[in-house]
Context: one part of a larger RNA
Molecule: small-subunit ribosomal RNA, central domain
Organism: uncultured bacterium
RNA sequence: UUGGGCGUAAAGAGCUCGUAGGCGGUUCAGUAAGUCGGGUGUGAAAACUCUGGGCUUAACCCAGAGCCGCCACUCGAUACUGCUGUGACUUGAGUUCGGUAGGGGAGCAGGGAAUUCCUAGUGUAGCGGUGAAAUGCGCAGAUAUUAGGAGGAACACCGGUGGCGAAGGCGCUGCUCUGGGCCGAUACUGACGCUGAGGAGCGAAGGCGUGGGUAGCAGACAGGAUUAGAUACCCUGGUAGUCCACGCCGUAAACGUUGGGCACUAGGUGUGGGUUCCAACCAACGGAAUCCGCGCCGUCGCUAACGCAUUAAGUGCCCCGCCUGGGGAGUACGGCGGCAACGCUAAAACUC
Numbered sequence: 001u002u003g004g005g006c007g008u009a010a011a012g013a014g015c016u017c018g019u020a021g022g023c024g025g026u027u028c029a030g031u032a033a034g035u036c037g038g039g040u041g042u043g044a045a046a047a048c049u050c051u052g053g054g055c056u057u058a059a060c061c062c063a064g065a066g067c068c069g070c071c072a073c074u075c076g077a078u079a080c081u082g083c084u085g086u087g088a089c090u091u092g093a094g095u096u097c098g099g100u101a102g103g104g105g106a107g108c109a110g111g112g113a114a115u116u117c118c119u120a121g122u123g124u125a126g127c128g129g130u131g132a133a134a135u136g137c138g139c140a141g142a143u144a145u146u147a148g149g150a151g152g153a154a155c156a157c158c159g160g161u162g163g164c165g166a167a168g169g170c171g172c173u174g175c176u177c178u179g180g181g182c183c184g185a186u187a188c189u190g191a192c193g194c195u196g197a198g199g200a201g202c203g204a205a206g207g208c209g210u211g212g213g214u215a216g217c218a219g220a221c222a223g224g225a226u227u228a229g230a231u232a233c234c235c236u237g238g239u240a241g242u243c244c245a246c247g248c249c250g251u252a253a254a255c256g257u258u259g260g261g262c263a264c265u266a267g268g269u270g271u272g273g274g275u276u277c278c279a280a281c282c283a284a285c286g287g288a289a290u291c292c293g294c295g296c297c298g299u300c301g302c303u304a305a306c307g308c309a310u311u312a313a314g315u316g317c318c319c320c321g322c323c324u325g326g327g328g329a330g331u332a333c334g335g336c337g338g339c340a341a342c343g344c345u346a347a348a349a350c351u352c
Base pairs, nucleotide, nucleotide: 004323005322006321007306008305012320014202015201016200017199021195022194023193025089026088027087028085029084030083031082033081034080035077036076037075038074039073040072041071048066049065050064051063052062053061054060092192093189094188095187096185097184098183099182100181104178105177106176107175108174109173110172111155116150117149118148119147120146121145122144126137127136163170164169207248208247209246210245211244212243216242217241221237222236223235224234259319260318261317262316263315264314267297268296269295270294271293272292273291274290275289276288277287278286301308302307325352326351327350334345335344336343337342
């Protein structure tokens, strides 16, 4: 390589958009490139197969016939694929119209609880902390409590196995701007689609740069304990950081450890968002059907098992990514990116 695989054994890129490419709905006409068939040419001999013959037989040898991929030319076929058509269609895709749910995103403004600090009052000897203590704070009046003020960060209850988002992620309230989804109608376009090597953008925490901010928490650091020691776990402090603006880094158990799309294949039950019908004076509650999501259980089937099971890990098709014994190693070297930290790409010797 062929083949086989990728939930947990090695293996799905963190996610999306999208270039090339690959693949692609129904129908008509043409073409005849792929495809299929005929003919001609070529297809050396030997070999091979068949028949016959020659060495006493066989091996071997000789003769005749057959066979001969591919290719070229030519004549045809037109189901499928391709190509051509200012040909056609509507179910895929999209647009439009009417509704609708939502912590989807961005900016601005506002709010209350709590912690801390400051000021003042009351008040007095402790507070705090632990397994027990101590460091620490406190008669210069702490802790506790009341009132007022300052400032930063996060938004209890509702809250949900619930919602939204491509993923990361998103939760006090209001306003402004803005993306996507779902349902219904079926008016419009008429295959405009799917995937996506490269590429581009987004991307938790943490880190970096410049400037601000800093209540609480808290690496580093300091002290107190513990201990044989204790550069830890526990305690008292505490700076980066956590927050904001702008710019970078580009990683993660970025996980459903499960790439995306389409179609098909028993059911049951709960829940979120629509629509229709039944019932209903109105309303509430309820029942049925259907579309879209989120869960649980379970048949067929699949699986090494665990388990998955219409949200597939079932049955198929299309496209991409990835795997190929353990260690060495996600390392070295080189290249590219980055301010750096480091990231991406990625071996070998050797060894078991």